RNAcentral holds the full RNA, with entries from ENA. Predicted 3D model of a 716-nucleotide part of an RNA (large-subunit ribosomal RNA, domain II) from a Thermoplasmata archaeon. Its Rfam family is "Archaeal large subunit ribosomal RNA". Rfam links the family to the GO terms structural constituent of ribosome and ribosome. The coordinates come from a structure-prediction model, not an experiment, and the mean pLDDT is 84.

[in-house]
Context: one part of a larger RNA
């Protein structure tokens, strides 16, 4: 883990609310008593309790004259009238009291059942603890008394003796001697390392090898002493009977647990919250908001659309204010700094200040401005409402850890599946289809059974549906990933396609190729040299079809090669700038590997078009429930049928009781298998087994329903 049986909101009491019942300005008995067919029941029994008056701290005082509106209902001459309950005004009582509070024009009380909360064990199981009284030192700690044990070997203290030395004290040497918390090492005691074996063990501490002590503060038998906030302790909070930072057993005791777990049949209706305030409050409560049920009232309500009129200070924008901030110009004698002239007065230049002006910017805590939205009022339409809305009163809750996504802000910072709010939505509490897979993304809100049509998304195969049509692009397997959490960037690219512009070109462009590419002059300077070509300055003129006081290579310097530039040949576009599409590089991660896979050159991608597939959606047929109308029969539902916490309603089954009514040895209950009925809990029939009791209707009453609690007991 499995099976069977057991297993959790109960009882009393007082409170409150509802339904039902009795009596009613009253209601009711308690203890107790009497009767009796003796736990029943009937009759007594007002003591007491509640109500009948309130207000005031108290002393004390002490209550409804009336009027109006008006729902239901009734009446109606259809105009309206009356009008319980209801609403308003007035009046009254009281408290200083017409600022104001409470109360008054009468409804209670007793019982039964149910809901809830208080007290009691109070739905069940669960602490660690605290207190009290007993029992323990046969384990172990320490002390005391009295006994026992300790192979063998080694070392060789003091003392003594002999010899030697010395003046002596004494010292040296040979023997003897046998000391020691001395050495090696069995028994015995211990328990170091292997962090070995074992680890449902041989064993709730063992086994193996190794290791420490082994004449001592040694080991050990028996007896005896110390006891729980106490002992004992060579001190580790060690040990005190496998228990010790306070033993064990009984009792207080069902301690308490704001914490964890569990809490048992069915169907129907509605259906949340994780927000706000307060609390030694933050794992919890109370109140409000949100949910549900019942009652009262009686006619309007309003989330949505448009219009009109108001309000606002955000987005944006701007610099008129507050501040920040770029560069100039003009003016000013302007406190001040620096420099200069001068004997000084003073003057000049400059920096700075101030003012004006031109120019360029920034702001959550700036605004000369200023939307969209949003809000208020009125109104139109829409929607809801006498089938009772809106509102009011009461019973019962749950909730107080929320989360993702989109948008708007704050915190944080590289950021976050981050954090804190707001608005919306979904998940939570929502199934189905799509996204390969999937809480919240897309489509779409599931009563039951059929049949069709679509949505999102798809249509080569896995896999339902196009190897569909037209026109481009891509050659990278780029791609075949809607979004998202899974997507790479800056920077490059004569990859390729498309667009726009400039310039050149049949008087021949561009590329290629042939020829020319000169003279003054070796420009001047510099320099050892400087001749187009180290460097500096200048960069003219001539002949020309054209040719720089020279583009690069080169020389020590020249030379030489080449370019610009010109002509010939050739022959049709060339060159440059800029924008876009799809690609390419940039591109690194740990077992081999992922477009879901196969695979695909479209089955990729962009634009256009036509079909088809595809949900519990939509349509339609039949049925059920619910809500409402109706006396019923029967209807209506465009707007009803998902649902956790939770509220409400109606049922099924089990055990027993009273009454009524049945079955059974010609076969009861129970068990096994099958058929049928009911939305379901369940019911019923048949066959077999079994062998003596068992149902149904109705009333009342419960130790009344099991899959869970590391649940309890038993079983295999």
């Nucleotide at each position: 883990g499995c099976c069977a049986g057991g297993g959790a909101g109960u009882a009393c009491u007082g409170a409150u609310c509802a339904a039902c019942g009795g009596c009613g300005a009253g209601g009711u008995u308690a203890a107790g008593g009497c009767g009796u067919c003796u736990a029943a029941c009937g009759c007594c029994g007002a003591a007491g309790c509640c109500a009948g008056a309130g207000g005031g701290a108290a002393a004390c005082c002490g209550a409804u004259a009336g009027u109006c509106c008006g729902c239901a209902a009734c009446c109606u001459u259809c105009g309206g009238g009356u009008g319980a309950g209801g609403g308003a005004c007035g009046a009254g009582g009281u408290g200083c009291g017409c600022u104001c509070g409470c109360c008054u024009c009468u409804a209670g009380u007793c019982g039964u059942u149910g809901g809830u909360g208080g007290g009691u064990u109070a739905c069940c199981c669960g602490a660690a603890a605290c207190c009290u009284g007993a029992c323990g030192a046969u384990c172990u700690a320490u002390g005391c008394g009295u006994g026992g044990g300790u192979a063998g070997g080694a070392u060789g203290a003091a003392g003594c003796u002999c010899g030697g030395u010395g003046a002596a004290a004494a010292c040296c040497g040979g023997g003897u001697g046998g000391a020691g918390g001395u050495c090696c090492g069995a028994a015995c005691c211990a328990g170091u390392g292997u962090u070995g074996a074992c680890g449902u063990g041989c064993a709730a501490a063992u086994c193996a090898c190794u290791u420490g002590g082994a004449u001592g503060a040694c080991c050990u038998g028996c007896g005896u002493a110390u006891a729980g906030g106490g002992g004992u302790g060579a001190a580790a909070g060690u040990c005190c009977a496998a228990u010790c930072g306070a033993g064990c057993c009984g009792g207080g005791u069902u301690a308490u647990a704001g914490c964890u777990g569990g809490u048992u049949c069915c169907u129907c209706c509605c259906g949340a919250g994780u927000c706000a305030a307060c609390c030694c409050g933050c794992a919890g409560g109370u109140u409000g908001a949100c949910c549900u049920c019942c009652g009262c009232c009686g006619a309007g309500g309003u989330a949505g659309u448009g219009u009109a009129c108001a309000g606002u200070g955000u987005a944006g924008a701007g610099c008129a204010c507050u501040g920040a901030u770029u560069g100039g110009g003009c003016a000013u004698u302007u406190a001040g700094g620096a420099g200069g002239a001068g004997a000084a007065a003073u003057c000049c230049u400059u920096c700075g200040g101030u003012g004006c002006u031109c120019u360029g910017u920034c702001a959550a805590a700036c605004u000369c401005c200023g939307a969209a939205u949003c809000u208020g009022u009125a109104u139109u339409c829409g929607c809801c409402g006498u089938a009772g809305a809106c509102g009011c009163g009461g019973g019962g809750a749950g909730u107080u850890a929320g989360g993702g996504c989109a948008u708007c802000a704050g915190g944080g910072g590289u950021a976050a599946g981050c954090u804190c709010g707001a608005u919306g939505u979904c998940c939570g509490c929502a199934a189905g289809g799509u996204g390969a897979u999937a809480a919240a993304a897309c489509c779409a809100g599931c009563c039951c059974g059929g049949u069709g049509u679509u949505a999102a998304g798809g249509u080569c195969c896995c896999u339902a549906a196009g190897u569909g049509c037209c026109g481009g692009c891509u050659a990278a397997g780029u791609g075949u990933c809607a979004c998202a959490g899974g997507c790479a960037a800056a920077a490059g690219u004569g990859g390729u396609c498309c667009g726009c512009g400039g310039c050149c070109a049949a008087a021949g462009a561009c590329a290629a190729u042939u020829g020319g590419g000169a003279g003054g002059u070796g420009g001047g300077c510099u320099c050892a040299g400087a001749g187009g070509c180290a460097g500096c300055c200048a960069u003219c003129c001539u002949u020309u079809a054209a040719a720089g006081a020279g583009u690069g290579c080169g020389u020590a310097a020249c030379a030489g090669c080449u370019c610009a530039c010109c002509a010939g040949u050739c022959a049709a576009g060339g060159u440059u700038g800029u924008g876009g599409g799809c690609g390419c590089u940039g591109a690194a991660a740990a077992u081999g590997g992922a477009c879901g896979g196969g695979g695909c050159u479209a089955a990729g991608u962009c634009g256009g078009c036509c079909a088809c597939c595809g949900a519990u959606a939509c349509a339609u047929c039949g049925g059920a429930g619910c809500a409402c109308c109706g006396a019923a029969a029967g209807g209506u539902g465009a707007u009803c049928u998902a649902g956790u916490a939770g509220g409400g309603a109606g049922g099924c089954g089990u055990c027993g009781u009273g009454c009524g009514u049945g079955g059974g040895c010609a076969g009861a209950a129970g068990c096994u298998g099958g058929g049928c009925g009911g939305u379901g809990a369940c019911g019923u029939c048949c066959a077999g087994u079994g062998g003596a009791c068992c149902g149904c209707g109705u009333u009342c009453g419960a130790a009344u329903g099991a899959g869970g609690a590391u649940c309890c007991u038993g079983g295999g």